Predicted 3D model of a 420-nucleotide RNA (Bacterial RNase P class A) from Rosistilla carotiformis.
NCBI's taxonomy places the organism under Bacteria, Planctomycetia, Pirellulales, Pirellulaceae, Rosistilla.
It matches the Rfam family "Bacterial RNase P class A". Its family is annotated with ribonuclease P activity, dimeric ribonuclease P complex and tRNA processing in the Gene Ontology. The family's RNA type in Rfam is ribozyme.
RNA sequence: GAAGCGGGCAAGACGAUCGCUUGCUUUUGGGCAAGAGGAAAGUCCGGGCUCCGCAGGACAGGGUGGUCGGUAACGCCGACCGGUCGUGAGAUUAGGGAAAGUGCAGCAGAGAACAGACCGCCGAACGGCCUCUCCCUCGUGGAGAGGUGCGUGGUAAGGGUGAAACGGUGAGGUAAGAGCUCACCAGCGUCGAAGGUGACUUCGGCGGCUUGGUAAACCCCACCCGGAGCAAGACCAAACAGGAAGCCGUUCGGAGUAGGUUGGUGCCGCGAGGUGCAAACAGACGCCGGCGCGAUGCGGUUCGCAUCGCUGUGACUUCCGGGUAGGUUGCUCGAGACGGUGAGCAAUUUCCGUCCUAGAUAAAUGAUCGUCCAACGCUACGGCGUUGCACAGAACCCGGCUUAUGCGCCUGCUUCGAUC
Numbered sequence: 001g002a003a004g005c006g007g008g009c010a011a012g013a014c015g016a017u018c019g020c021u022u023g024c025u026u027u028u029g030g031g032c033a034a035g036a037g038g039a040a041a042g043u044c045c046g047g048g049c050u051c052c053g054c055a056g057g058a059c060a061g062g063g064u065g066g067u068c069g070g071u072a073a074c075g076c077c078g079a080c081c082g083g084u085c086g087u088g089a090g091a092u093u094a095g096g097g098a099a100a101g102u103g104c105a106g107c108a109g110a111g112a113a114c115a116g117a118c119c120g121c122c123g124a125a126c127g128g129c130c131u132c133u134c135c136c137u138c139g140u141g142g143a144g145a146g147g148u149g150c151g152u153g154g155u156a157a158g159g160g161u162g163a164a165a166c167g168g169u170g171a172g173g174u175a176a177g178a179g180c181u182c183a184c185c186a187g188c189g190u191c192g193a194a195g196g197u198g199a200c201u202u203c204g205g206c207g208g209c210u211u212g213g214u215a216a217a218c219c220c221c222a223c224c225c226g227g228a229g230c231a232a233g234a235c236c237a238a239a240c241a242g243g244a245a246g247c248c249g250u251u252c253g254g255a256g257u258a259g260g261u262u263g264g265u266g267c268c269g270c271g272a273g274g275u276g277c278a279a280a281c282a283g284a285c286g287c288c289g290g291c292g293c294g295a296u297g298c299g300g301u302u303c304g305c306a307u308c309g310c311u312g313u314g315a316c317u318u319c320c321g322g323g324u325a326g327g328u329u330g331c332u333c334g335a336g337a338c339g340g341u342g343a344g345c346a347a348u349u350u351c352c353g354u355c356c357u358a359g360a361u362a363a364a365u366g367a368u369c370g371u372c373c374a375a376c377g378c379u380a381c382g383g384c385g386u387u388g389c390a391c392a393g394a395a396c397c398c399g400g401c402u403u404a405u406g407c408g409c410c411u412g413c414u415u416c417g418a419u420c
Base pairs, nucleotide, nucleotide: 001416002415003414004413005412006411007410008409009408012372013371014370015369016368017367018366020035021034022033023032024031025030037391041402042401044400045399046398047397048396049229050228051227052226061225062224063223064222065221066080067079068078069077070076081095082093083092084091085090096220097219101218102217103214104213118159119158120155121154122153125152126151127150128148129147130146131145132144133143134142135141136139167185168184169183170182171181172180186210188207189206190205191204192203193202194201195200233329234328235327236326242320243319244318245317246316247314249291250290252289253288254287260281261280262279264277265276266275267274268273292310293309294308295307296306297305298304336355337354338353339352340351342349343348373388374387375386376385377384378383
C1' cells in the first nucleotide's frame, strides 16, 4: 500500500420565544421542575406482578437437546469440545439415538439396500454344434480329446451413471474374479493406560473382516412446562329499568321536620370518595292560616257563619341491592442509572458512593429564531450558502432474540506485495 475478518461509538450541543402533558407551588396574574428509542417495533422466548387456584401421579399436548459455567429465568449469554468452510484473521452448526421398530429417496444409471450383469472378462460346470481318435450288437449308438461362445451360466477386478455402487493398497489365489486368504492402512465394537471438572484428546491390546443416508420423518431416550392476562385485579359510582316505604283539591302565606345542594372544617382513605360538626340556600309530606269545590246545619232566599270532607297511579320524594356509562387505583423506586473497587479468560458478580430519570388515555413530547459544532459545495481566502437527514415512535414493568436503519467516526487482528 492492497484485499479482507471482528468489535464498539454516535443518532448534534446550548439559549430564547410561543404552545402541549404531568407534578409542586401560588398573592389565582402566574412561577418552578421534568417530558421517547436504540430499536419505544415484531409480540417470538423467559421472568416479575395479578386473579383462578394449590398444579402429587398418570395420559395427552408442546418445547429443549455437545460440555462446563452465568442468570430471577430462558430457546439468551460466555468459555471450551467435535463437525463443515476458509491460506488466515475468523465464520457456521437443531451437535442425543439409524447393529430398537416403521417409513422415505427425484434425475441419471443395467443395478440404490439382505443391490445389480449394459459394455467388458471367463468357459471351470450342464446342454447344443463342429473336427479327430477308439469300441461295438454297425446305429439318429457309446467313450475320450480338441474347438466354438450358441443356450443355461460364472464374475463386482476394469468402463460407464450418480451426491452415494456395499472399505483402500499390494500379494497370493482363480477359468475369470471376489476379505476367498494374508500383510499394512482406514473405520466400527470392546478392554485398558495417560491428560482434562467435563464434552473430548492421545496411546496400546483384542474381535468379526466392514455395518450406507435421512429423526427441524414417525419414533425411542433424557430434561422442562398448571391456566388466563393490566381489557389482570381492587374500589367509587350516574341515567333507565327493578324492589320497598311515603304522598295527593290548591305553582298562595307562616313557623318548622326528614332528607338534599353549596362552600367551610375535623377524622378515615394512595385516590375517586366516605363520615361527623356547625353555617347558608331552597325545601316533599304533615301542622296552622288563606283560597276553591262538595255535603250537612243555622235560614223563606241570597250573602254570610259553623262543622265535616276532597282516593290520587305519576317526568313525585326518600331508601335498597346489583355495578352499566363514567371515574379512581394498579402506574412507575426498579433483577434501576452512573462512577469507583475486588473476584473471574469471559458471560457475570461483590462492596462503596452519588442520583431519581415520561406516565399520557384518543392519548403530550412540537414550531420558530440565535450562537457554536459537524458534513458538503462555492470562494475574491475575509467568508458565504445548504443540510443535520435514516428507521421509527412510550401505553403494567423488566431480561433477551429477531427485524428496520442515512452520513460518519474509533479500535483489534489476518493474508499478500514493496522498501529499510